[in-house]
RNA sequence: GCGAUAGUAGUCUAGAGGUAUGAUUUCGCCUUGCCAAGGCGAGGGCCCGGGUUCGAUUCCCGGCUAUCGCA
Numbered sequence: 001g002c003g004a005u006a007g008u009a010g011u012c013u014a015g016a017g018g019u020a021u022g023a024u025u026u027c028g029c030c031u032u033g034c035c036a037a038g039g040c041g042a043g044g045g046c047c048c049g050g051g052u053u054c055g056a057u058u059c060c061c062g063g064c065u066a067u068c069g070c071a
Stems, first nucleotide, its partner, number of pairs: 001070007010024003018054001026042005047063005
């Protein structure tokens, strides 16, 4: 330099046009004599910029970062 793949909560992860899923973590409540475990509720996220569309996490273009391959 060329090509491929990936980027979603503090961490791990599902979703591939119509309100973003679960686990863990954090906070509150219940349960217990206390702790732990358990139950209920809440908070927290689509890498960045454009395009297409009534509507983009999803499709298209460019950028950035990471991994892999080729030279």